Overview:
Large-subunit ribosomal RNA, domain IV from Yeosuana sp., 335 nucleotides, folded computationally. Rfam family: Bacterial large subunit ribosomal RNA. Its family is annotated with ribosome and structural constituent of ribosome in the Gene Ontology. The source organism's lineage runs through Bacteria, Pseudomonadati, Flavobacteriia, Flavobacteriaceae and Yeosuana.
Context: one part of a larger RNA
RNA sequence: UCAUGUUGAAGGAACUCGGCAAAUUAACCUCGUAACUUCGGAAUAAGAGGGGACGUUUAUUUUUAUAUUUUCUUUUUUUACGCGUUGGCACUGAAUAAGGGGUAGCGACUGUUUAUUAAAAACACAGGUCUCUGCAAAAUCAAUUGAUGAUGUAUAGGGACUGACGCCUGCCCGGUGCGGUAAGGUAAAUUUUGAAAGUUCAGGCUUUUAAAGGAAACCCCCGUAAACGGCGGCUGUAACCUUGACGGUCCAAAGGUAGCGAAAUUCUUUGUCGGGUAAGUUCCGACCGGCAUGAAUGGCGUAACGACUUCCCCACUGUCUCCAACAUGACCUCA
Numbered sequence: 001u002c003a004u005g006u007u008g009a010a011g012g013a014a015c016u017c018g019g020c021a022a023a024u025u026a027a028c029c030u031c032g033u034a035a036c037u038u039c040g041g042a043a044u045a046a047g048a049g050g051g052g053a054c055g056u057u058u059a060u061u062u063u064u065a066u067a068u069u070u071u072c073u074u075u076u077u078u079u080a081c082g083c084g085u086u087g088g089c090a091c092u093g094a095a096u097a098a099g100g101g102g103u104a105g106c107g108a109c110u111g112u113u114u115a116u117u118a119a120a121a122a123c124a125c126a127g128g129u130c131u132c133u134g135c136a137a138a139a140u141c142a143a144u145u146g147a148u149g150a151u152g153u154a155u156a157g158g159g160a161c162u163g164a165c166g167c168c169u170g171c172c173c174g175g176u177g178c179g180g181u182a183a184g185g186u187a188a189a190u191u192u193u194g195a196a197a198g199u200u201c202a203g204g205c206u207u208u209u210a211a212a213g214g215a216a217a218c219c220c221c222c223g224u225a226a227a228c229g230g231c232g233g234c235u236g237u238a239a240c241c242u243u244g245a246c247g248g249u250c251c252a253a254a255g256g257u258a259g260c261g262a263a264a265u266u267c268u269u270u271g272u273c274g275g276g277u278a279a280g281u282u283c284c285g286a287c288c289g290g291c292a293u294g295a296a297u298g299g300c301g302u303a304a305c306g307a308c309u310u311c312c313c314c315a316c317u318g319u320c321u322c323c324a325a326c327a328u329g330a331c332c333u334c335a
């Protein structure tokens, strides 16, 4: 000097990114227990009290035995309640044994995950929706054999998205995709009918070329958004000012509805107001010029749950003011 422990005056988070670490709490019994709630919970909520040893009373207690027989008597062993006595600083006398409460975000939950820096708000999930599939099913592995699906049959099986529950899920089919579409347009080769050239005695062969005919697809037309996706400018206007219910105009397939909103989304920004503090870039509640929210790429709520994230309070403490002492071990120096 360091490591691992123990203790600490006064203060008690002033430490720090952050109470990280440590401390506090703790088992059992009795009492008592809020908001909220899906009425199950929340809850061991919170909070308060108790205990040793000895003596003794009571008991519709427990247990054993005896006699007796149906609840009496006697006996043994516990337990519980009450009363009394008594010792210590301290009685679950050591050890083992939750710190608690409030607000908000995200995810409903239990679960799963980056073996070796990430356990989470990521994945999964029950539930919801769309879509394909009529059975020799679709889909998949294989390769023309066969197998899974399935010894199943649409309350079944495959694929995709969302993610308990509650209230809901608006407008747009112009683009892309998908589905439908006996017409029309366009479109290949085999094919048909010609023409020209080369070669050959000829039949023929080869090359070039014109027209006809010609499937799906594509174009065209219709549908479809819990398919991929998208969801406006400029400008005038009310008898203070401001604002603009109202009007004009341009564009578009349609111009963002209900909700929520400086948000895990807000650049400007430490927005403005309120709360909390003596003092608050964080936090909570509001406001709404949403740079650039928004409805299963789900929107908004939500009890319970979380080694998740944020802020506050109580208790507690060497985290700190400010360090000290001790125990054990190590480095170092000397012998």
Stems, first nucleotide, its partner, number of pairs: 001330008010321002014319001019316001028050004036041001038164001052086005058080002065074001087091001099314004104309002106306002111123002127162007139148003165301004170231003175228002177224004184219002191212009232250005259293001260290001271287005
Model confidence (mean pLDDT): 84 of 100.